[in-house]
RNA sequence: GCGGGCAUGGUAUAACGGUAUUAUGUCACCCUUCCAAGGUGAAGACACGGGUCCGACUCCCGUUGCCCGCU
Numbered sequence: 001g002c003g004g005g006c007a008u009g010g011u012a013u014a015a016c017g018g019u020a021u022u023a024u025g026u027c028a029c030c031c032u033u034c035c036a037a038g039g040u041g042a043a044g045a046c047a048c049g050g051g052u053c054c055g056a057c058u059c060c061c062g063u064u065g066c067c068c069g070c071u
Stems, first nucleotide, its partner, number of pairs: 001070007010024003018054001026042005047063005
């Protein structure tokens, strides 16, 4: 230098163009004499900038970071 892949709450992950999922963690409440365990609820995320579309995590272009391969 060239090609390919990945980027989603604190962490790990899913998602067919139509309310962004689940687990864990955090917080509150219930349960318990107390703690743990268990139950209910809440807050918390689409790497960045554009484009297409009625509508984009999703499709297209570019940028950044990481990984793999080639030279």
Transfer RNA from a Candidatus Parcubacteria bacterium, 71 nucleotides, folded computationally. The organism belongs to Candidatus Parcubacteria, within Bacteria. It matches the Rfam family "tRNA". Its family is annotated with triplet codon-amino acid adaptor activity in the Gene Ontology. Rfam classes the family as a transfer RNA.